The prediction has a mean pLDDT of 83. FMN riboswitch aptamer (RFN element) from Cryptosporangium phraense, 132 nucleotides, folded computationally. RNAcentral holds the sequence, with entries from Rfam. The model forms 100% of the base pairs in the Rfam consensus.
RNA sequence: ACGCGCGCUCCGGGGUCGGUGAAAGUCCGAACCGGCGGUGACAGUCCGCGACCCGUGAGCCCUUCGGGGUGAGCGGUUGACCCGGUGGAACUCCGGGACCGACGGUGAAAGUCCGGAUGGGAGGAUGCGCGC
Numbered sequence: 001a002c003g004c005g006c007g008c009u010c011c012g013g014g015g016u017c018g019g020u021g022a023a024a025g026u027c028c029g030a031a032c033c034g035g036c037g038g039u040g041a042c043a044g045u046c047c048g049c050g051a052c053c054c055g056u057g058a059g060c061c062c063u064u065c066g067g068g069g070u071g072a073g074c075g076g077u078u079g080a081c082c083c084g085g086u087g088g089a090a091c092u093c094c095g096g097g098a099c100c101g102a103c104g105g106u107g108a109a110a111g112u113c114c115g116g117a118u119g120g121g122a123g124g125a126u127g128c129g130c131g132c
Stems, first nucleotide, its partner, number of pairs: 002131006009124002016030004031112002033101002035049004044099002053076004059070004081097005103115003
C1' cells in the first nucleotide's frame, strides 16, 4: 500500500415574483436545486451504487395456534443530452440550446410544502485487529 472484519464519526439541495381562482409554494408565465463511487480532465442526463416501490425471506417478537408484526440477505423495477469549441484525452471543461426528478398527503394536479424520516442507506474520513 492492498484485502477482510469490527468500532467511531460525517453525510441532500431547492418556491422568489406575477397571473387565474373560493381555494394553488401543486395549475399558467418566469424562478430555483442537483446524493455517492468511477472515468484519459471537473458529470443530475455516460458506467455503476443508494433512496422509493414490488416480490421473496433467515432470524426475532406476539398469538385465541387460524395467524399477525418486524425484517438481515437475495431477486426485480426505477428518470433525463445534444450541437459547436479547446485539447493528447471531455456525452464531464467553455459557449449555446434542451431534458429529468419515488411514495403518501393537501380546499386543485408538488423535484422545491407537509409526512414516513431523530428512519434507511450508497459512500467519505478515521481508529483497532487479522491476512498478504